[in-house]
RNA sequence: CGCGCCGUGGAGAAGCGGUCUAUCUCGCCGGGCUCAUAACCCGGAGAACGGUGGUUCGAAUCCAUCCGGCGCAA
Repeated sequence: CGCGCCGUGGAGAAGCGGUCUAUCUCGCCGGGCUCAUAACCCGGAGAACGGUGGUUCGAAUCCAUCCGGCGCAA
C1' cells in the first nucleotide's frame, strides 16, 4: 500500500428500509420468597445504533469518507 469482516445499553448477541425513541441473555438497582444465601418470581434504570456527509417520503438497516478493532495477501 491492497483486500475482507466487524463497531448497537456495563458484557455478549438479534435486528437484512416503514408498527425499531430499539429485542433477548447475563450483569446492575428495588421488592417478594427464605432463618439466611443461592435459585426462582415481580418491577426498574441504562444505547437513538463509531464520527461526518449523502440517497430516500422514511435509514441501526443503502452509498461515500474518516476513526477504531480483527483477519488475509504483500
Molecule: transfer RNA
Organism: Bacteroidales bacterium